Order: sequence, then structure tokens, then C1' cells
RNA sequence: UUAAGAAAAAGCCAAACCUGUUGUGAGGCAGGGACGGAAAUCCACGGGUUUCAUUGAGACAGCCGGGUUGCCUAG
Repeated sequence: UUAAGAAAAAGCCAAACCUGUUGUGAGGCAGGGACGGAAAUCCACGGGUUUCAUUGAGACAGCCGGGUUGCCUAG
């Protein structure tokens, strides 16, 4: 540098649910929790799903694709 994730180790994230808070809402944030995850890091670019005070404005990156950065390890 490149490909892969079999075995292992170190550390990492945290679904449902509960509590608080915020938002009209989808949801966000914090704490608890642990179903899972090798990108479950980040980005709404394409598709998809979804919300509303709907001709516009939002939400979901733990739905798929794409882009982007990155830990460990048998090659």
C1' cells in the first nucleotide's frame, strides 16, 4: 500500500424498553439498559421510509447504494 474478516485480544458503539428534557410531529439530546454491530464513523448525493402549521419545510446514516475517515488481525 492492497485485499479479506477465520481465530483472538484491546478498546469502541448501543436496538427495544424505562426516566428526564426538547420539538406541532417524524424525531433529537442526556442517563439507565443491551438486541445487535467490523464502520452501528461522518455526509441526505441516488433510491426508500417517514412527519407537519403541506405547493413547501423537515426526520431517519442501526433500510439499500454511493462518497468519506478509521481500530485490531491470520495474508
Molecule: c-di-GMP-I riboswitch aptamer
Organism: Desulfobulbaceae bacterium